RNA sequence: AACUUGAGAGUUUGAUCCUGGCUCAGAGCGAACGCUGGCGGCAUGCUUAACACAUGCAAGUCGAACGAAUGAUUUAUCAUUAGUGGCGCACGGGUGAGUAACGCGUAGGAACCUAUCCUAAGGUGGGGGAUAACAUUUGGAAACGGAUGCUAAUACCGCAUAAGACUGAGGUUAAAAGAUUUAUUGCCAUAGGAGGGGCCUGCGUUUGAUUAGCUAGUUGGUGGGGUAAGAGCCUACCAAGGCGAUGAUCAAUAGCUGGUUUGAGAGGAUGAUCAGCCACACUGGGACUGAGACACGGCCCAGACUCCUACGGGAGGCAGCAGUGGGGAAUAUUGGACAAUGGGCGCAAGCCUGAUCCAGCAAUGCCGCGUGAGUGAAGAAGGUCUUCGGAUUGUAAAUCUCUUUCAAUGGGGACGAUGAUGACGGUACCCAUAGAAGAAGCCCCGGCUAACUUCGUGCCAGCAGCCGCGGUAAUACGAAGGGGGCAAGCGUUGCUCGGAAUGACUGGGCGUAAAGGGCGUGCAGGCGGUUUAUAGCUGUUGGGUGUGAAAUUUUGGGGCUUAACCCUGAAACUGCAUUCAAGACGUGUAGACUAGAGUAUGUGAGAGGAUAGUGGAAUUCCCAGUGUAGAGGUGAAAUUCGUAGAUAUUGGGAAGAACACCGGUUGCGAAGGCGGCUAUCUGGUGCAUUACUGACGCUGAGGCGCGAAAGCGUGGGGAGCAAACAGGAUUAGAUACCCUGGUAGUCCACGCUGUAAACGAUGUGUGCUUGAUGUUGGGUGAUUUAUCAUUCGGUGUCGAAGCUAACGCGAUAAGCACACCGCCUGGGGAGUACGGUCGCAAGGCUGAAACUCAAAGGAAUUGACGGGGGCCCGCACAAGCGGUGGAGCAUGUGGUUUAAUUCGAAGCAACGCGCAGAACCUUACCAGGGCUUGAAUGCGGAGGCUGUAUACAGAGAUGUAUAUUUCCAGCAAUGGACCUCCUGCACAGGUGCUGCAUGGCUGUCGUCAGCUCGUGUCGUGAGAUGUUGGGUUAAGUCCCGCAACGAGCGCAACCCUUAUCUUUAGUUGCCAGCAUGUUUGGGUGGGCACUCUAGAGAGACUGCCGUCGCAAGGCGGAGGAAGGUGGGGAUGACGUCAAGUCCUCAUGGCCCUUAUGUCCUGGGCUACACACGUGCUACAAUGGCGAUGACAGAGAGAAGCGAGACCGCGAGGUGGAGCUGAUCUUUUAAAAGUCGUCUCAGUUCGGAUUGCACUCUGCAACUCGAGUGCAUGAAGUUGGAAUCGCUAGUAAUCGCGGAUCAGCAUGCCGCGGUGAAUACGUUCCCGGGCCUUGUACACACCGCCCGUCACACCAUGGGAGUUGGUUUGACCUGAAGCCGGUGCGCCAACCAUUUAUGGAGGCAGCCGACCACGGUCGGAUCAGCGACUGGGGUGAAGUCGUAACAAGGUAGCUGUAGGGGAACCUGCGGCUGGAUCACCUCCUUU
Repeated sequence: AACUUGAGAGUUUGAUCCUGGCUCAGAGCGAACGCUGGCGGCAUGCUUAACACAUGCAAGUCGAACGAAUGAUUUAUCAUUAGUGGCGCACGGGUGAGUAACGCGUAGGAACCUAUCCUAAGGUGGGGGAUAACAUUUGGAAACGGAUGCUAAUACCGCAUAAGACUGAGGUUAAAAGAUUUAUUGCCAUAGGAGGGGCCUGCGUUUGAUUAGCUAGUUGGUGGGGUAAGAGCCUACCAAGGCGAUGAUCAAUAGCUGGUUUGAGAGGAUGAUCAGCCACACUGGGACUGAGACACGGCCCAGACUCCUACGGGAGGCAGCAGUGGGGAAUAUUGGACAAUGGGCGCAAGCCUGAUCCAGCAAUGCCGCGUGAGUGAAGAAGGUCUUCGGAUUGUAAAUCUCUUUCAAUGGGGACGAUGAUGACGGUACCCAUAGAAGAAGCCCCGGCUAACUUCGUGCCAGCAGCCGCGGUAAUACGAAGGGGGCAAGCGUUGCUCGGAAUGACUGGGCGUAAAGGGCGUGCAGGCGGUUUAUAGCUGUUGGGUGUGAAAUUUUGGGGCUUAACCCUGAAACUGCAUUCAAGACGUGUAGACUAGAGUAUGUGAGAGGAUAGUGGAAUUCCCAGUGUAGAGGUGAAAUUCGUAGAUAUUGGGAAGAACACCGGUUGCGAAGGCGGCUAUCUGGUGCAUUACUGACGCUGAGGCGCGAAAGCGUGGGGAGCAAACAGGAUUAGAUACCCUGGUAGUCCACGCUGUAAACGAUGUGUGCUUGAUGUUGGGUGAUUUAUCAUUCGGUGUCGAAGCUAACGCGAUAAGCACACCGCCUGGGGAGUACGGUCGCAAGGCUGAAACUCAAAGGAAUUGACGGGGGCCCGCACAAGCGGUGGAGCAUGUGGUUUAAUUCGAAGCAACGCGCAGAACCUUACCAGGGCUUGAAUGCGGAGGCUGUAUACAGAGAUGUAUAUUUCCAGCAAUGGACCUCCUGCACAGGUGCUGCAUGGCUGUCGUCAGCUCGUGUCGUGAGAUGUUGGGUUAAGUCCCGCAACGAGCGCAACCCUUAUCUUUAGUUGCCAGCAUGUUUGGGUGGGCACUCUAGAGAGACUGCCGUCGCAAGGCGGAGGAAGGUGGGGAUGACGUCAAGUCCUCAUGGCCCUUAUGUCCUGGGCUACACACGUGCUACAAUGGCGAUGACAGAGAGAAGCGAGACCGCGAGGUGGAGCUGAUCUUUUAAAAGUCGUCUCAGUUCGGAUUGCACUCUGCAACUCGAGUGCAUGAAGUUGGAAUCGCUAGUAAUCGCGGAUCAGCAUGCCGCGGUGAAUACGUUCCCGGGCCUUGUACACACCGCCCGUCACACCAUGGGAGUUGGUUUGACCUGAAGCCGGUGCGCCAACCAUUUAUGGAGGCAGCCGACCACGGUCGGAUCAGCGACUGGGGUGAAGUCGUAACAAGGUAGCUGUAGGGGAACCUGCGGCUGGAUCACCUCCUUU
């Protein structure tokens, strides 16, 4: 001193909370692979084929047991050794195949053995016969033998003696070995010890019940045998036991432990190295010897394999150390030494020892060290980036000054060895020398997760642990620069634990996320009321003792320079056993109690159950009457019935099934379920009252019973309804929804089935915890007999605390607790397959895996959507007026064509749009022909041009030639300006691409009334509130209320115009009054009254009155030019559509650069079987034509408007006054009005088309302009389906002007003239706003999504069979061997008698029992393959439909049954996890 201990993140969604899986960050490894690699120390190194092994070595030793041989010799002896004999070889070393077991671990036990060793006390007497070696001979290829003869012992055998053992108490049985002569050392027996071993027992020790029954030596007993020893260990007989749901048997897997690793711990995983135990030794069996083996380097047999062979026969066993082949991702030297430690033998010297100690190889791991230190800013060069300024690499380098660890070279040189002996090893270590000298890589840089830029690539190549990157601006791919991390290593892969509270003991859940059994009864089991005494029970608590091996871990100290490593002490080993104690609790025993439970008595309520009977209404059918043409059915129809009389109606009859009203979130039952009435039988239950029993209770795995509907069997019955089926409709189809029929079935009896959304999606029981209010059954107490209060039991609603992810639950808990049971652990595959079991069948119960995905899911939020609901608005509908769609033409588009018909715009919101005007130009397109620093700017060089004129070539652009010709300052040199040319460099240029890289601008929802924020409040949160509600408005306009109070962008107002008035000012406007003139025109003088012009003001505010209303406001009225935003305009919130535009402009990136640029001529944009949009003109009499004819407004005008006049039929021409415009011109407005004519027709309508002749513009009217005159005179007689505009000075109709423009308008933008009709109203269509509801949508319904079919791939089930493994039953066979019997053959020891036998004992042989391998037949089980076949999963934009999500267009789901290409449809019963409307009931508030 042995104390400090616990981290999360990413990913489901538009967002949120939760559930839940997947993934990551950490630590570890006997590892392997990739890139790289300086040194040392300490460790570690076939995890796979217990696969096969060449070669060498791994167990010998003793002459002090013995004879003999050989050699030496100093003849004393010595040395060596084959053999006999002794001891050892059962240790040490290897491996983990088998084993789920007393194998191992731990704690114990009794019936045992034990060589060597130790202790004690004894003995060691006397004999005998052989045998190997050896010799001779002989067989065999060999291995190895045979025969005869000789010999020794501590080899072998009797006898004696002895403890001991046995005993029938007499007796029986029972040992020894010598060697050396000096000590000694052996040998035998006895008793004990130490150490070792055998046996038995309690407890612990993997998974599976889709393994539920197993067992005949099995369980026990007796006799006998056997062993070292207990025992069915063996045997005969007897009995029928033994084990098992606390999991037997069977199957699979596995050596066990100390420990190792991870973890905060509890746990989990694991069992290399080291240590303990076990098992095995080529595979199987067996014994022998021995103290010990059923024996790794022994034997026998069988089998497989290998080798030798003369073919007769033999030999072998590396899972010892090295090593080889093989397998594998993968694991080392055929090394040194017995110096140390230990082992065997020996008295010893010593010998042996691949045990061991060392060395070698390997970054395989742990630990340590180094690859230099200081200085050094011109912030070098180079690289990279750049906004071109710079930044960064970076004090980094170079430079200068130092140092020498490690490595290298040279020299010295240990400890390990107490006396000798050192493989390691000239090693560790020390000293010296030289010189920065020899020594840095790997991974990563989107988030998690520390670290960012450029280039390349362009859904390609590739990355990826998860989420995910890559489709032209990639911090995610590849490279580079830079950065981050670790470092002689760094990454990757694999495996384990952690995180994961994701199997929850510590420490989870089950209303809706996965999860309560359909309900009851009840054996086992679990748990159990109050109290007394007692016991002390392997409960519990405390103490002692024993044990818990060592090592490891933790810790104090110490040793290697440090550390790793090692040594030493301690703590710990949370366990087990035993013992002492305690007596609260639990338990047992004995007793008592009444609060739980039950019984009795009284009295209730009830669709509780069963059986029998009975009643009326209705439906259908039959008969009869009346009666006539339809009935029925539907969205509309048809099938169907009916003149053979239906439907309707009246009377009578038959049959079956179900019970209107009462009827009610009423009642009863365990659940399923139960409904007319009566009777009988019967179960449960409430309340009240006292009496009795005395814990008798709760739960309940298995078991047993009940259990809707559908379905099955047998027999009845059958009115209605109605799967299947048939027909009719609907439809693209309609195997459906609708209709007409209709069979099983529905009903009864008996039997089976055993499932449902069998739901309160909520197991049963008990106790505790604020309330309010209904209802039902009983009781009690008050009274005013209306009722009120209270209590027990049931059944509802709302709600406090609390709980919950939220929704919600809330004394009928989903709150707080206890007891017991059932169930869950990501989605799919799948409630499927296989197996088992139940069933007549259908099918039920039990119930996986491969594979695949990163989610699946719950609740709530905001939107969007709905063939959901409510309220409101809009020329949205309706009411009207006029059109389009039909004709001709104009114009735009599509399509087609073309050399080109340039490009863009595409539902509304493209299509008389960009284009406010294409003959050339425009022009971007096509054909052809030219130019290449180009039309511009700068730099460099040359020059003085330029300009003008002329000529030539050319279609022109353009080219060539000639003539002439600069400016400023300065004396000049020269400089500057300007211009031209040259070639080159920078650059120009692009209507080329990308509007999905952008700016700007625009369209649209929509001039719709909305869109948001701050603070506060509510909610875990996304969010909500405000902004909702009641009114009101054109309006989120305003008022009231309100956990909100305020504010912003929108609305409105402020702006312009128009309508009235006042005032100011009167020219170019005006003319009332005055004057003048006659050219009759405000022309002139004059004037500014009026009109008008254009400045400033006034005016309108629901201000006033009435009425309704709380108010806001509405309605009506007055006044007023105007009345409720007076009319019109400008003004367009947050945002949506990746809306439109790169061809207005600007602009990133990319592309072209003698061309995708630029110039020119001609052509094209103008084409034309056709289709569509927008218009014009018409079809005529409300009209055409002719004549006549009054009244505008707003504009424009100098390369212009152009008057009067003249010419022309006319377009127009000539000419030019006036006008920079309230002055002049354009400029006669037209329709209207008046008169005449036409008289309903393809016309006196209509004007297309075409011919001729002209005019104007323009360089030029052919392609391809407009206009005029004459002539021509097409279609068209009011337009199908459909569709558009418009609510008042509007529609309709009429003309006028302007922009563009040389010329060209039916288009566009404006102007005025004439001038209507209708709106009951909001049911419906379309669009929009607000509230609410459902949702599986969020790219938001143009959404999501289901199933068949077709194709590809993957895993899997069935499958005639086939192959192999394991196991088992019966039988056959029966090697070696032990045991038993026999033993006529054979035998030295002992005995007897006698020389030849006999006895005792033994051997061979034979027989028998047991038994390995093997064989035959059968069973079980596992695995492989398998034609064909079943479903499943995954795949790119395949096919058919549309089932589900909204009321998903027939509400959905569900059990069952039938049917159908498919999703599905239909019947019966059930559920709400169904929208909407209405009603009933209940609750809350007032």